A computed fold for a 249-nucleotide part of an RNA from a marine eukaryotic metagenome, annotated as large-subunit ribosomal RNA, domain VI. Its Rfam family is "Bacterial large subunit ribosomal RNA". Its family is annotated with structural constituent of ribosome and ribosome in the Gene Ontology. Model confidence (mean pLDDT): 90 of 100. RNAcentral holds the full RNA, with entries from MGnify.
Context: one part of a larger RNA
RNA sequence: CGUUGAAUACUGAUGGAACCCUUCCCUAGUACGAGAGGACCCGGAAGGACUGACCUCUGGUCUAUCGGUUGUCCUGCCAAGGGCAUAGCCGAGUAGCUAAGUCGGGUGUAGAUAAGCGCUGAAAGCAUCUAAGCGCGAAGCUAUUCCAAAGAUAAGUAUUCGUUUGAGACCCGUUCAAGACGAGGACGUUGAUAGGCGCUAGGUGGAAGCACGGUAACGUGUGGAGCCAAGGCGUACUAAUCGGUCGAG
Numbered sequence: 001c002g003u004u005g006a007a008u009a010c011u012g013a014u015g016g017a018a019c020c021c022u023u024c025c026c027u028a029g030u031a032c033g034a035g036a037g038g039a040c041c042c043g044g045a046a047g048g049a050c051u052g053a054c055c056u057c058u059g060g061u062c063u064a065u066c067g068g069u070u071g072u073c074c075u076g077c078c079a080a081g082g083g084c085a086u087a088g089c090c091g092a093g094u095a096g097c098u099a100a101g102u103c104g105g106g107u108g109u110a111g112a113u114a115a116g117c118g119c120u121g122a123a124a125g126c127a128u129c130u131a132a133g134c135g136c137g138a139a140g141c142u143a144u145u146c147c148a149a150a151g152a153u154a155a156g157u158a159u160u161c162g163u164u165u166g167a168g169a170c171c172c173g174u175u176c177a178a179g180a181c182g183a184g185g186a187c188g189u190u191g192a193u194a195g196g197c198g199c200u201a202g203g204u205g206g207a208a209g210c211a212c213g214g215u216a217a218c219g220u221g222u223g224g225a226g227c228c229a230a231g232g233c234g235u236a237c238u239a240a241u242c243g244g245u246c247g248a249g
Base pairs, nucleotide, nucleotide: 001151005161006160007159008158009157010156014148015147016146017145020048021047022046023045024044025043032037050105051104052103053102054101058099059098060097061096065092066091067090068089069088070085071084072083073082074081075080108144109143110142111141116136117135118134119133168246169245170244171243172188173187174186175185176184193239194238195237196235197234198233199232200231202228203227204226209222210221211220212219213218
């Protein structure tokens, strides 16, 4: 820009992805074979690599969530804290992100075929799968599975709303498991969108102060304490105010 207003939900021309392999058991030590050996077919069970999704479990990470601790400087000093030193170092670790973790996928079936195997059958009184005709037959082809998809310009379908008494969209704001930016999703007071606050899950691991014990280092009690990022639920306290633009032969 087009599709001749818009929103929502679809259809699917077409394109893409996937398509894998092994072992064991049964049939059966059967058929076959002198023996050695040893099946087709049918059924069942595991596994490998590959691949998709996810984070309950097992782990990883989690740059400041908690604790321990060294040196030094600072808050006048004690105590308690803060800064810097690779996050100072060390021990743990929520959400998120992850694999080595968890769950799933290939199957099967139908159709048309390849090589190949056939039926009927002439040319050519025979023979011949082929010339007319017909039937089987692959991990391959087309469907069946998944994804994208109406610029599929033949521009599709359905429903609803609207055509100036204007549907809807955008701007703007609060934001997100969405994101380089655009875009996409949620919400904007008729409100739980984010922050704050409350409760809680979870993490750390027993705060400070005080008391008691000990010469002291320190220990014990108060007390599973104190503190806490991203999680969950709730709550209008704060900010989403007021509004503007575009808009239909």